[in-house]
A computed fold for a 76-nucleotide RNA from a Bacillota bacterium, annotated as c-di-GMP-I riboswitch aptamer.

RNA sequence: AAACGAUAAUGGCAAACCCUUGGAAACAAGGGGGCGCAAAGCUAAAGGGCCUGUUAAAUGGCAGCCGGCUACCGAA
Numbered sequence: 001a002a003a004c005g006a007u008a009a010u011g012g013c014a015a016a017c018c019c020u021u022g023g024a025a026a027c028a029a030g031g032g033g034g035c036g037c038a039a040a041g042c043u044a045a046a047g048g049g050c051c052u053g054u055u056a057a058a059u060g061g062c063a064g065c066c067g068g069c070u071a072c073c074g075a076a
Stems, first nucleotide, its partner, number of pairs: 004074002012037002017032006035064001041069003047066002049062003
């Protein structure tokens, strides 16, 4: 340095569900909650994929699907 990831340390994030708000919807924001996560950090036309919508058509939505980029710690 790369790869790897433990019943380790220090911290972090937050599914379903409930409440409020926004939206036609997918879904998002805030609060509660905690299923899980070693990238559950960032990236959404100009990588793939999925969802909504439409007769058809995403410059709508999803990063907690894969990929890409970056990063803390250090047992085997």